[in-house]
Predicted 3D model of a 1491-nucleotide RNA (small-subunit ribosomal RNA) from an uncultured bacterium. Rfam family: Bacterial small subunit ribosomal RNA. RNAcentral holds the sequence, with entries from ENA, Greengenes and SILVA. Its mean pLDDT, the model's own confidence on a scale to 100, is 83.
RNA sequence: AGAGUUUGAUCCUGGCUCAGAGUGAACGCUGGCGGCGUGGAUUAGGCAUGCAAGUCGCGCGAUCCUUCGGGAUAGCGGCAAACGGGUGAGUAACGCGUAGGCAAUUUUCCUUAAAGACAGGCACAGUAACGCGAAAGCGUUAGUAAUUCCUGAUAUGGCCACAGUACCGUAUGGUGCAGUGGUUAAAGGUGGGGAUUCUUCGGAACCUACCGCUUUAAGAUGAGCCUGCGUCCUAUCAGCUUGUUGGUGAGGUAAUGGCUCACCAAGGCGUAUGACGGGUAGCUGGUCUGAGAGGAUGAUCAGCCACACUGGGACUGAGACACUGCCCAGACUCCUACGGGAGGCCGCAGUCGAGAAUCAUUCACAAUGAACGAAAGUUUGAUGAUGCGACGCCGCGUGCAGGACGAAGGCCUUAGGGUCGUAAACUGCUUUUGUUUGGAAAGAAACUUUCAACUCUAACAUAGUUGAAACUGACGGUACCAUUCGAAUAAGCCACGGCCAACUCCGUGCCAGCAGCCGCGGUAAUACGGAGGUGGCAAGCGUUACUCGGAAUUAUUGGGUGUAAAGGGCAAGUAGGCGGUCAUGUAAGCGAGGGGUGAAAUCUUACGACUCAAUCGUAAAACUGCCUUUCGAACUACAUGACUUGAGGCCAAAAGAGGAAAACGGAAUUAGCAGUGUAAGGGUGAAAUCUGUAGAUAUUGCUAAGAACACCUGCGGCGAAGGCGGUUUUCUGGUUUGGUUCUGACGCUAAAUUGCGAAAGCUAGGGUAGCAAACGGAAUUAGAUACUCCGGUAGUCCUAGCCGUAAACGAUGAGUACUAGGUGUUGGUCUUUCGGGAUCAGUGCCGCAGCUAACGCAUUAAGUACUCCACCUGGGGACUACGGCCGCAAGGCUAAAACUCAAAGGAAUUGACGGGGACCCGCACAAGCGGCGGAACAUGUGGUUUAAUUCGAUGCUACGCGAAGAACCUCACCAAGGCUUGACAUGCUCGUCGUACUCUGCCCAAAAGCGGAGGUCAUUUAGUUGGACGAUGCACAGGUGCUGCAUGGCUGUCGUCAGCUCGCGUCGCGAGAUGUUGGGUUAAGUCCCGCAACGAGCGCAACCAUUGCCCUAUGUUGCCACUUCGUCUUCGGACGGAAGCACUCUUAGGGGACUGCCCGGGAUAACCGGGAGGAAGGUGGAGAUGACGUCAAGUCAGUACCGGCCCUUAUGCCUUGGGCUACACACGUGUUACAAUGGACGGUACAAAGGGUUGCCAACCCGCGAGGGGGAGCUAAUCUCAAAAAACCGUCCCCAGUUCGGAUAACAGUCUGCAAUUCGACUGUUUGAAGCCGGAAUCGCUAGUAAUGGGAGAUCAGCUCGCUCCCGUGAAUAUCGUUCCCGGGUCUUGUACACACCGCCCGUCAAGCGAUGGAAGCCGGGGGUACCCGAAGUCCUAUGUAGAUAGGCCGAAGGUAAAAUUGGUGACUGGCGCUAAGUCGUAACAAGGUA
Repeated sequence: AGAGUUUGAUCCUGGCUCAGAGUGAACGCUGGCGGCGUGGAUUAGGCAUGCAAGUCGCGCGAUCCUUCGGGAUAGCGGCAAACGGGUGAGUAACGCGUAGGCAAUUUUCCUUAAAGACAGGCACAGUAACGCGAAAGCGUUAGUAAUUCCUGAUAUGGCCACAGUACCGUAUGGUGCAGUGGUUAAAGGUGGGGAUUCUUCGGAACCUACCGCUUUAAGAUGAGCCUGCGUCCUAUCAGCUUGUUGGUGAGGUAAUGGCUCACCAAGGCGUAUGACGGGUAGCUGGUCUGAGAGGAUGAUCAGCCACACUGGGACUGAGACACUGCCCAGACUCCUACGGGAGGCCGCAGUCGAGAAUCAUUCACAAUGAACGAAAGUUUGAUGAUGCGACGCCGCGUGCAGGACGAAGGCCUUAGGGUCGUAAACUGCUUUUGUUUGGAAAGAAACUUUCAACUCUAACAUAGUUGAAACUGACGGUACCAUUCGAAUAAGCCACGGCCAACUCCGUGCCAGCAGCCGCGGUAAUACGGAGGUGGCAAGCGUUACUCGGAAUUAUUGGGUGUAAAGGGCAAGUAGGCGGUCAUGUAAGCGAGGGGUGAAAUCUUACGACUCAAUCGUAAAACUGCCUUUCGAACUACAUGACUUGAGGCCAAAAGAGGAAAACGGAAUUAGCAGUGUAAGGGUGAAAUCUGUAGAUAUUGCUAAGAACACCUGCGGCGAAGGCGGUUUUCUGGUUUGGUUCUGACGCUAAAUUGCGAAAGCUAGGGUAGCAAACGGAAUUAGAUACUCCGGUAGUCCUAGCCGUAAACGAUGAGUACUAGGUGUUGGUCUUUCGGGAUCAGUGCCGCAGCUAACGCAUUAAGUACUCCACCUGGGGACUACGGCCGCAAGGCUAAAACUCAAAGGAAUUGACGGGGACCCGCACAAGCGGCGGAACAUGUGGUUUAAUUCGAUGCUACGCGAAGAACCUCACCAAGGCUUGACAUGCUCGUCGUACUCUGCCCAAAAGCGGAGGUCAUUUAGUUGGACGAUGCACAGGUGCUGCAUGGCUGUCGUCAGCUCGCGUCGCGAGAUGUUGGGUUAAGUCCCGCAACGAGCGCAACCAUUGCCCUAUGUUGCCACUUCGUCUUCGGACGGAAGCACUCUUAGGGGACUGCCCGGGAUAACCGGGAGGAAGGUGGAGAUGACGUCAAGUCAGUACCGGCCCUUAUGCCUUGGGCUACACACGUGUUACAAUGGACGGUACAAAGGGUUGCCAACCCGCGAGGGGGAGCUAAUCUCAAAAAACCGUCCCCAGUUCGGAUAACAGUCUGCAAUUCGACUGUUUGAAGCCGGAAUCGCUAGUAAUGGGAGAUCAGCUCGCUCCCGUGAAUAUCGUUCCCGGGUCUUGUACACACCGCCCGUCAAGCGAUGGAAGCCGGGGGUACCCGAAGUCCUAUGUAGAUAGGCCGAAGGUAAAAUUGGUGACUGGCGCUAAGUCGUAACAAGGUA
């Protein structure tokens, strides 16, 4: 000191959460020792038992005991018991803290000083006798002492009264002095002495010392009272108060005082500086935290207060209204003989209860302190000790050194190894702690006693001082020291996804579970559980709870308010706050010095004592505060005087929809009347409702009504805001400019208050043309309580009043000053060279510095400063509830909590999307040609069926797809029969030379099974070895089993679309941008130009092969023009040979096309249009070639690879048969047709590209034909498949279900094959179905293309209407083309989307859960008022006094009554929140489809 979490990413705002420290703690796991601390925080709940306050015989009498010295003690008496100890209920208060005051007081004991202590008397306990009672206890009579009580004397003094005097004080007044009068005290005891006197001979008087006694004064200490200041939350508590406020008098007190009473007066407090009320709470020194300021807290220790079962009361006393005293009432508990009594642990222990939770019914007065005493001493649960609890802090230990085969074992593993790990074992050493034995403190010094000396004294007494000796320890035989034994007796807890240090395996499979926040878990979980390992702390470790911190997240230090939460709708102005220049004074603030206080402890620093530390001690510093005093005078303040620049006045000008009232005006609309006129009008996307033949709409004239004021009109004007618009008049507010003319700070702001305040709404009365909520109707729609249309009432208008709210917005409070400019415009003034310029006041735009999270603001600030006011503190709940105030109502103002979420939000970025925009492209549309959809058949799919109809592909991008060929095989499916190291591979082990292999028999559906015959390798001297084969068993094989959502590879699609990126630089806080955008152009991110960009890469293009033209080379199997030979001839020619390579052609190598040339356009560029030449012209045609990526697209069934899982006499393997070929149906893709541009028959031409030895198969023969026979040739430019077909010529058909069409079916055949039944193809004869051009919808194609005709090939024994390739014939259209549909590209815009529109998301209803408001009522709490009753007790009165009694006032508890207040509960009811899928719609986000 920060970190995590909103987003695809970013910056900001903002909340939530974490890391730190702490605790009188508790809980979980664990636990060796010691020291010092600390321990009933909850029920101020109830308490058994013991103890916690006594002491004095030197005050008194008496009794008992005695060692005769003395001791003990109930009672009277004195002192103490008001301290010490406990607790925090009450208390918001002079209770506490701090500083003062008492001229308004008291103070036992103590100290100092002065004076005194004389003379008498009466009682009551104890005691004795008698009596009552269960007890507690009590009564009567007799009698007694005192330091008990009473009377008298004395009075230094005190007090009171009177009239003086001096001094002093802040007022009342105080102090001193002298005088007169009145009033007021006392107690003895002990020791010693012996001169004198008395004597009952004990002694007494007397003297003396000490302890007491009385009065007064002073001190000290304690207490009381008063005052300033400080001391929690709440205004949803705003008014409170009748002894209340004051006075006079009296009473009362130690003392002031309404403290109390009588009378008088009507005051007092509060108004925000918070009275009164409500809630909570003991206060402080301090403690915890924090850098500090602060915040929280008030255990232990210390100071003060309050309380003592609850409430009330007094007595005694110096002191109490009294914790272990008294009286009364009440509740509770106990005893009882039922008549009565007793009690008070919030003292120390202890017990029960409640609780998460808090100890011993211990020892001692040895020390410290307290009470009493002359003293010894006694008492002391204060205190000192010990015990229990890891409750806290501190310290120590659980060993140290060596030790590699890096043991065993665990875990992991890529199987090599790694790790636990020098860790262990083992060897050596040490002994803190522990065990044994022994020694052994300090805490103790006093008092006292004895002795000695000195002082006082008449004294050797007493007392004091000094010295010596003696006596006293609970802890405790404890600390400490020594000794014995032996590594011996001693380690856990939490965490390991990020924050946050620390990682792997197994199990589990959105289950079980974890979680402080974010979040993990749905088959490979570093997040669950276990294990190994690692990290952290350590006799502890974690968790929970709470406090501060981090949080600048209440901001004084130290925040904000345009859009994130937040400026009041606007103004006037009260209190308050703040305030121009100069001078003088004062000294409240302020500054400096001094004094007092700020208790001690604590904290800090230094030093010291326990071995260290914790702990403790000594000293210093500090205690930031308060009071007081002296000085200062800059600033603020106050007082006085002055000034003019702030503010205002005056004079002269100016503009204006500023306001109010009255009058007037024209256009339009609607209605009415009258005229002309005829069939429609109106309305919409299209319609309809509606109006109109009873005459509308249209048009002309007149009349009436109400409302609003076109043009001018303008980022123009005015007003505080709301707002204000025809013209004129009247009244009236404000503003601006100029004038140094006047006043002289008169100012600014603004809680409370008051006023104004759009629209809608309300009350009353008018008015109502148009418009128009509600409402009615017509449409639209699945619905349409809407959008659209036709009507239409409140209302809109006026008058009077209310309401008081708006996105009342510039989402920007008011005021003052300062801080670059540019350019418009409104109103003044000045100036002008008439262009303009200057200045003041407004109103706009752009823009610098600066600011801002950014957007943006920027002299009209959101900049720089100051003053004042208002407001904010996560989202929801909630512009809500309750309460209060206002309102006629509607409602408004003020304004929470429970509960719930981890976000909600702002600005900007990149994408994606839009029923947003612009530009562009594509057989996308349009223009055309031909199809599909209707029929039959073929084929694929769905569905259905089935023992099985194997599996996969499923919008485009599945469906003549995988399959370039299911009769068996294929084959994965089904039925049945079989095999189990297996049909196949490798290794180990064993075996065989008649094994592999060939032929064959039986059985069987086949496989399997059981046999028979034939048949034989290499090498080594040999054993043998190798190979092959076989067998047994083990490892393993095998799997078309699962997961394409674990993968590789391959493929489809967007898309052959023109895009996708990078480096450096620059801009931006950043995500990102720029480049890649822009102007042109292109098929193209193709090219050119421009430009904070400059370059580059993957794509485009080109390079590659093919086709079109030419050249060169090559000529066999190709060619045959020219030349030549032979044969035949219908005399045209044909065939063959030679020669030849001209041509065609084959193969190879070159050339050619590049916008190269011309014209025009264009920026002179890129490029475009046209033309020439050319076989070909603007990429010549057509291929191959597929960027970054998208779809968890397809494929585990092509193979291989591959992870994981699953099966292992089966999910593997073999075999036979069946199935994949089923068939009410639906869809896709095709074939053949429906005919005359045709069909049938006959004749006659012209190809290209391929295939062929298990093959293609010629000639010839047979068959109607499929085909059969035959065998020449050909491993192919040679032979062959092979006939090309449309076309063309000729004949027939004549528009019909036909000479169209051929399905279906029957019979007879052919071929392939082991086998055509399920289930092949073909042939012949016969049969002759549907179908006469196809609804909605939909597909392909832009030229050698569509259409149409045939040929070939792959697969293949056979089988094709499919697929691929080839050639023949061979079009139409593209008109301005891009409005529209689909797809795509670029730029831009909006966005609440980012799983990205198949997105997001709202509300009702239904269900569950939760908290909460209202509510007839019901049950409580606290407080007050009025009245009744009235204990104890003080006071008053009376009885002559005392004792006592009687009465009275007041008076606790109790009761009655009516209200208010605050809680709990409540049938029912209101909304709210949360919840995985529910229902209905689709309101918002894009122009969200009606902004």